[in-house]
RNA sequence: GUCCCUCAUGCGGCGUCAUCUUGUGAACCUCCCCAGGGCCGGAAGGCAGCAAGGAUAAGCGAGCUCUGGCGGGUGCGUGAGGGACCCC
Numbered sequence: 001g002u003c004c005c006u007c008a009u010g011c012g013g014c015g016u017c018a019u020c021u022u023g024u025g026a027a028c029c030u031c032c033c034c035a036g037g038g039c040c041g042g043a044a045g046g047c048a049g050c051a052a053g054g055a056u057a058a059g060c061g062a063g064c065u066c067u068g069g070c071g072g073g074u075g076c077g078u079g080a081g082g083g084a085c086c087c088c
Base pairs, nucleotide, nucleotide: 001085002084003083004082005081006080007079008078009077010076011075012074014071015070016069017068018067020063021062022061023060024059030055031054032053038047039046040045
């Protein structure tokens, strides 16, 4: 000086998970609003509150653009160690 192996590291890429967006989503053990009806009241009104409606929780789908984590018989570069060959 050349080649090979191992490790570390930097920048990409691939896969996966999470986050995020969106859809769906609890008759009751979530909330809001509460028709009807019920209760209190002389009345005015008030109280609790089922169904319906709405918003969501857990969960289940879709999306990969960004972000984070993990992984490799992934690509290139750099550094360290080991081995072989050649030269002095």
A computed fold for an 88-nucleotide RNA from Glycomyces tenuis DSM 44171, annotated as Bacterial small signal recognition particle RNA. Rfam family: Bacterial small signal recognition particle RNA. About the family: The signal recognition particle (SRP) is a universally conserved ribonucleoprotein involved in the co-translational targeting of proteins to membranes. The sequence was found by an Rfam model in a public genome assembly.